[in-house]
Molecule: Purine riboswitch aptamer
Organism: Rossellomorea marisflavi
RNA sequence: UAAUAGCAGCAUGAGUGUUCUCGUAUAAUAUUGGAAAUAUGGUCCAAAAGUUUCUACCAAACUACCGUAAAUGGUUUGACUACGAGGAGACAGAGGCCGUAU
Repeated sequence: UAAUAGCAGCAUGAGUGUUCUCGUAUAAUAUUGGAAAUAUGGUCCAAAAGUUUCUACCAAACUACCGUAAAUGGUUUGACUACGAGGAGACAGAGGCCGUAU
């Protein structure tokens, strides 16, 4: 000086899952078509829109309205999904320094 080692020590910690919080998107929204119910009812199916966006586009409670007709309204609470940021914790142990042995 070089190579090797299921080697010791030190600092660092790429990477991969999990989970929590926040932000952006979307308002869990609005439109159209078909069918159905009728105050003990107000439902179901489909399409297309909305997002530099995949998916989703519902549920419950309260309340109003419609005098039997074809049409529903309002309020509150509760998610998922995509992307981004931060925190926690788990796995992992590359590469580096230094040493030891051969």